A computed fold for a 77-nucleotide RNA from uncultured Jatrophihabitans sp., annotated as Glycine riboswitch aptamer. The source organism's lineage runs through Bacteria, Bacillati, Actinomycetes, Jatrophihabitantaceae and Jatrophihabitans. Its mean pLDDT, the model's own confidence on a scale to 100, is 78. The model forms 91% of the base pairs in the Rfam consensus. The RNAcentral record of the sequence draws on MGnify.
RNA sequence: CCGCGUGGGAGAGCCGGUCCAGCCGGCGCCGAAGGGGCAACCUCCCCGGAACCUCUCAGGCACCAGGACCGCGCGGG
Numbered sequence: 001c002c003g004c005g006u007g008g009g010a011g012a013g014c015c016g017g018u019c020c021a022g023c024c025g026g027c028g029c030c031g032a033a034g035g036g037g038c039a040a041c042c043u044c045c046c047c048g049g050a051a052c053c054u055c056u057c058a059g060g061c062a063c064c065a066g067g068a069c070c071g072c073g074c075g076g077g
Stems, first nucleotide, its partner, number of pairs: 001076008013027006028061003034057001035055003041049002
């Protein structure tokens, strides 16, 4: 550094229709999967890498699921 397991893990809605845990539509909203952008930063320089910033394409806005990031365990390089 990578993978697996495990624990924690935020944000954002209302209305209507309906065959009503569901699905569809309108408008609005969120950013911490992914993706794009700038470039703070890393480096002696160049090359290169690159954000939790930014966009909101994707994704998301009860629960579930997902989830950047952090802790622990195991394995590999």